[in-house]
Molecule: FMN riboswitch aptamer (RFN element)
Organism: Halalkalibacterium halodurans C-125
RNA sequence: UUUAUCCUUCGGGGCUGGGUGGAAAUCCCGACCGGCGGUGAUGAAGCGAAUGCUUCUUAGUCCGUGACCCGGUUGCUGAUAUCAGUAAGCGGUGGACCUGGUGAAAAUCCGGGACCGACAGUGAAAGUCUGGAUGGGAGAAGGAAACG
Repeated sequence: UUUAUCCUUCGGGGCUGGGUGGAAAUCCCGACCGGCGGUGAUGAAGCGAAUGCUUCUUAGUCCGUGACCCGGUUGCUGAUAUCAGUAAGCGGUGGACCUGGUGAAAAUCCGGGACCGACAGUGAAAGUCUGGAUGGGAGAAGGAAACG
C1' cells in the first nucleotide's frame, strides 16, 4: 500500500394559506419537499510557463440502488406431518422530461414549461397528517487487522 474480516458512530425532507362541504393538512386552487452510490461541459480553492493537473462540490425524472409489497430457499422455534413465526440470503414487483440557448459535445449547465412519489389508517380519495418505525436500510466516516 492492497485486501478477507471485525468494531464504533452516523445514516429523509415537505401544506392547515384559500375554496367546497355535515365532515377534507386526503378533493379543488395555491404552497412546499427531493434517500444512497455512479456518471457529469457546474462552481470554488490550490499548483503549473502552458494545452492542463489535484482536492472539494454539481441530476427527484440518466445508470444502478434502499425503504414498502410479493414469492421461493436454508436455518431456528412452536404446533396434530402439508401450518405459523422468525433470521439470513436470493428472486420478483416497483415512479417521473420535454423544449429553447450556449457549445466540438448537454439526460446533468442556463432559460422556460411539465411530470413523479410504497403500504396501512382516517368523519372524504394523502409525496407533505397518523402508524409499523426508539425499526430496517442503500451507504458514509473513523478505528482494528492475518496472508501476500